[in-house]
RNA sequence: CAGAGUAGAGCUGUGCGCGUAAAGUGCCUAUGGGACGGGGAGUUGCCUGUGGGACGAAAGUUUUGCUGCGGUGCAGAGCUCGCAUCCCGCUG
Numbered sequence: 001c002a003g004a005g006u007a008g009a010g011c012u013g014u015g016c017g018c019g020u021a022a023a024g025u026g027c028c029u030a031u032g033g034g035a036c037g038g039g040g041a042g043u044u045g046c047c048u049g050u051g052g053g054a055c056g057a058a059a060g061u062u063u064u065g066c067u068g069c070g071g072u073g074c075a076g077a078g079c080u081c082g083c084a085u086c087c088c089g090c091u092g
Stems, first nucleotide, its partner, number of pairs: 001092003008081005014075004018070003027053008038088004059067003
């Protein structure tokens, strides 16, 4: 000097659910928690619990069902991205 590697994030499709009597998702806000390459530190960034606020939808049908719809939940798969940053370590 160059490089590898994580948690995690995004997208796609699959399975099983939830909602369609509107929850969820997304947005704002208060507060708590957590994670952040092998080691240490760690944010104004990331994830998340709870309270509050604003906004807000696609239903159809042969009706305990089926077909749709929802920036819907979970699981596992594929692909992409990937330590904010600092020090040390590892490989060349």
Molecule: THF (Tetrahydrofolate) riboswitch aptamer
Organism: mouse gut metagenome